Background
The prediction has a mean pLDDT of 78. This is a predicted structure of a 304-nucleotide RNA (Bacterial RNase P class A) from a Candidatus Nomurabacteria bacterium. The RNAcentral record of the sequence draws on ENA. Its Rfam family is "Bacterial RNase P class A". Rfam's curators write: Ribonuclease P (RNase P) is a ubiquitous endoribonuclease, found in archaea, bacteria and eukarya as well as chloroplasts and mitochondria. It is annotated as a ribozyme. Taxonomically the source falls in Candidatus Nomuraibacteriota (Bacteria, Bacteria candidate phyla).

[in-house]
Formats: sequence, structure tokens, C1' cells
RNA sequence: GUAGUCUAUCGGGCGGCCGCUUGAUGUAAAAGCAUCAAGAGGAAAGUCCGGGCAGCGCAAAACGGCAGUCGCUAACGGCGACCGGAGGCGACUCUAGGGAAAGUGCCACAGAAACGAUACCGCCCGCAAGGGUAAGGGUGAAAGGAGUGCGGCAAGAGCGCACAGCUCUGUAUGGUGACAUACAGAGGAGGUAAACCCUGCUGGCUGCAAGUGUAUACGCUAGAGGCUUUUGGCAACGAAAGUCCUAGAUAGAUGGCCGCCACCCAUUUGGGUACAGAACCCGGCUUACAGAUAGGCUCUCGAA
Repeated sequence: GUAGUCUAUCGGGCGGCCGCUUGAUGUAAAAGCAUCAAGAGGAAAGUCCGGGCAGCGCAAAACGGCAGUCGCUAACGGCGACCGGAGGCGACUCUAGGGAAAGUGCCACAGAAACGAUACCGCCCGCAAGGGUAAGGGUGAAAGGAGUGCGGCAAGAGCGCACAGCUCUGUAUGGUGACAUACAGAGGAGGUAAACCCUGCUGGCUGCAAGUGUAUACGCUAGAGGCUUUUGGCAACGAAAGUCCUAGAUAGAUGGCCGCCACCCAUUUGGGUACAGAACCCGGCUUACAGAUAGGCUCUCGAA
């Protein structure tokens, strides 16, 4: 440094007047009136996942969901740390990441051939017919799937050997584990499971307009709650103590106007304030978001 990366916080402020919803108190038979207090979000959104709660159901199967390991959590398809893979100089980011050596299916076009096959060009043998070959060319998203060198051969080829690499198995060491490293042995026909399928784990269905009550009504807002301090843990998260009460409407209240200030756009009197608006509640994920602020780390340059 107008280089980068990862997080966190806020997202107009103050005052006045009028109004709306709820609660408390007073008055009152009640309606009402008066006073005081409280009154949208980080996403209240999408309604995608998990729970609480309610009704129905409850035998299995069918059907569905998930998929590295270890943890966290009430639970999860969420989160954290780590492993493997990919990208980046780096901080860091991304990853539908069990099985293709159980079986079946599929692999467009092009191409000789799309997987126990095949030969267009090439190379070799041969007068030819034909045969050999699969290293090279060509086609294709993908071509039998093992790179280099030497040998070998009519020409060739893991055909043989050496080295390197890959996969699997075994042993040892490290790690809770995924896995990593080393050594030894074996191997040599691909992809696709966001195709069927197989393996392991797991799931009843419907949603508060559920539902309860004869009914006014209730369910309805104090909760896996917030904040502070201490403390365990790399972290997600947990523990202890203290403290606080913080919307509850039902076609839906949370608004309007004025003044000053801040910022933005026009520069003149003005206009505007990102995304957005609770609807049973909670934990996540995803998506939208003008702008402002703070912090960690990386890269590069300069100075000491």
C1' cells in the first nucleotide's frame, strides 16, 4: 500500500405533538376514561432441515433420508477440529468424500473398435490373396489405461529385465480415529452408484386455520431465554455464580407530523435513509442487504 484474506459489531440520532396494541393501577356494574410501563429483525424472508407441542396412528414390509474420522448438541441433512482430494506464493478457500474386485444397465456424435472387442492410416512378412502387430497417427468427454531406459523381435508389444510410480494384501511404527510413514509380497480391461443396486446408520403421518372447551374463549408467549463475571476445552460447546423480563396482534398494533443534527443524490425552494415487516415457539441452513466501524492474519515494498 485503492494489495489480499478471515471474522465481529452497527445499520440514522435527539426532542416535541397526535394516534395504535398489550399490561398494571385508579374509577366503574360494564363499556369506557385517566395515569404509568412495554411494543419487529439480523435476516422477522424462503419454508429447506432438526426439535418442542397437538391430533391421528403404532406389526412388518414398502417407501424415504444420510454417508471420511473424532467430537459438539435436545436434535439435525447443522456446527467445530482433523484426514484425504482440488485451487492459491501465502493467509486461506472449495469438496453429494461408503462400495465399480457381488450382479445388471448405460457410455450420444465421431470412430475400425465404447469393454473379454477390434484394425482406418502406419510398421513387418508375403508375387498376390492373406497374415502378424497394437508402440505411433487419427476419432472421441473417455480407446484396454504402465512412465523411462536396456534387451528382444520379421516388425512389435510388460514380451523380459532394471528403476520410478499406481492399486491391493501383510507386517512394523505413530495417531482415539480417518490416516500417515517404512519394509515385504502380489497385481495388471476403463468410466458411470447426482443409474438400478449392495453395505451401514436412520425416519410413523399431518401441522397451531394443529387442537381443547357447551360457550365468552383457551392454545399465545418465561424460553434447550438474554446479559455479565469466573472457569474447562485448539474449537464447536460446556460448567458455576450473579442479574434481567424483553411484542403477543387475529386481518392482523408497532404509525404519522414537526424541529435540529449526521450522511447520500440533485445544487434552488428540494428529495431520500440498504434489505426488509413478527403471526405457535426454539436450533440451524439458504437467500436479500446502501453504507459505517473494529480486529486477527498473509503478501509485497521501504526504513531501522